[in-house]
Context: one part of a larger RNA
Order: sequence, then structure tokens, then C1' cells
RNA sequence: ACCUCGUUAAGGAACUCUGCAAUCUAGUCCCGUAACUUCGGAAGAAGGGAUGCCCUCCUCGGAGGGUCGCAGUGAAAGGGAGCAACCGACUGUUUAUCAAAAACACAGCAUUGUGCCAAGACGAAAGUCCAAGUAUACGAUGUGACACGUGACCAAUGCGGAAAGAUUAAGGCAAGGGGUUAGCCGCAAGGCGAAGCUCUGAACCUAAGUCCCCGUGAAUGUCGGCCGUAACUAUAACGGUCCUAAGGUAGCGAAAUUCCUUGUCGGGUAAGUUCCGACCUGCACGAAUCGUGUAACGAGUUGCUCGCUGUCUCAACGAGGGGCUCA
Repeated sequence: ACCUCGUUAAGGAACUCUGCAAUCUAGUCCCGUAACUUCGGAAGAAGGGAUGCCCUCCUCGGAGGGUCGCAGUGAAAGGGAGCAACCGACUGUUUAUCAAAAACACAGCAUUGUGCCAAGACGAAAGUCCAAGUAUACGAUGUGACACGUGACCAAUGCGGAAAGAUUAAGGCAAGGGGUUAGCCGCAAGGCGAAGCUCUGAACCUAAGUCCCCGUGAAUGUCGGCCGUAACUAUAACGGUCCUAAGGUAGCGAAAUUCCUUGUCGGGUAAGUUCCGACCUGCACGAAUCGUGUAACGAGUUGCUCGCUGUCUCAACGAGGGGCUCA
């Protein structure tokens, strides 16, 4: 020097990515307890006191007063607290072996399929699950308690419907054409050529689908630009114009989303790229890929305060252990 512990003047987070780690607190009884709230909670909120001994009273359980270095117990086990913001409602689940979370699930909500030999799934099949269930059921998908809400667009893609028209396969029917040759003609070369067999084959008939038409967003998705205008200036309630299927509504907003950016203002600090409250100029929020709130909950993330401390200023001493040196 290292490991595990103990104590520490003055200060008390100045340490550091971060109070990481370690202190502080702690059981029982009594008093007392805020905002907010889904009225259950929050709550052991917070905060304060008692216990031993002595005296007095007493209904013998205790009460009152005084006082002391110490609340008690113990083998061990055994809360620090508060104020705010974000995310997720919650208990739960997860990367056995670097991630426990804001991820997954969840009750609830919605859409969609399915009438029973159900849909869906496994399986060449038999058969089985669903289900010894029957639409208050089962399957699939999305969202994710609760409160308030959930806007516009059906042009594209998807899905559903309708069947008038257009297009359309194999197939059907089969006109026609080619090959072959019994035969016929010819002196010959050769020509014609029935039936059969064979190679083809127009027109016509004909399904779903597609085109076309209608519907559908808690289906996949999408939700503009330029110019001018008010009696200071600035801004633009207002107007014009182009384009579109329609041009982002409510709410929220430098946000887990904001590049410029440490935006600007306010708060907190002596000093604050973080934090909280606002503003809106939203590079590039936005409504079940949900929007905005929200009590309770969280080994979640962030900021602040009280208390507390060797985290630090700045180290010191002590105990035990391993190691090291010598034997």
C1' cells in the first nucleotide's frame, strides 16, 4: 500500500455524472397531523412527548409534580423526512449469464369474423383443440384504470357490397387448313385424292378477378403555399390568388418531441447549459400508432429543501485479515 471494520477537531455535499457509498431515523404507547382526493386514501403524513428514580393523591388501573449521564428491548430481524416535474393508472411480467424499465401484461374501451359439423388453429389423412362451449360465446386486431374528449379527408392502398357494361383462362362446340394413302389419270416424271388416323384451328359459349359504381377511419394512412391590408410603429380580425381528397379542429407546446438554443421572461442560487412556471417563432405535437388531465402506486427518470454524515476540505489514529520481509 490492499481488504473488512471502528472513531474523529472545525466545516457539512464544498465530493461527484449522480449524496454513489456510509451516517442519520428506527420497536411500543400518548398527543397531533396539510394540500389534494376516485372520499377508500394521502397517513406511521409532518411534528411533539412519555418510560428510570423520588414525592403526593387515588376508584390501585393510573394521574400530577420533581429529578437524573442514559427511551426500552435485543441472539438476530427492525422507516430518514418533505416539496415539485416526467413516464407508466395500479398488484404483476421480462432479456437464466452486462438492460427490471417509460418495455410486456392488465381490468376497461372499440372494431372485426363466427349460427355450430362455427369461425380460427394443428394435421397428406384419420382426427384433435376451440368446447363436452353456443353470440352476455369463441377467434383476431388495436388501445390500455378513471375523468373530459376523440375533429377534417374515401383521392391512393385495404376491406365490404352491388351486379348493368368492358376485359378475361382452362374447357366446350367446331367452320377451315396441313400430313398420310386405297383408288383414279398419265408412257414416264408426276398430278388429283374418299374413309380412317394424325397435326392444327377462326368465329361462338363461358367463372372468379380486374376496370367501372357505392360504402367504409377506434381500416393502412393524409391533414398546403404566395401576396396585400387598421390614423406612430408593429401585428393582421379582413381581402385576393394558386393548388388539393381534405388542408391540423379541441387540447397541449423549447416537450422523453425545439435544429438555431444555454430561445425570451419570471422563480429558485452569491453565482443555475439542469429544474419549475409562462410565452408560442411547433426545424419536425395532436386526438384509441389515442389527445389532455389525474388521487393512489413505483428498487423508474429529473430538480429542490430539512436532517445527517470522512463523499469532500484533508486526512489521522485504532482493530482484524491477507500479502510482504526475515527465520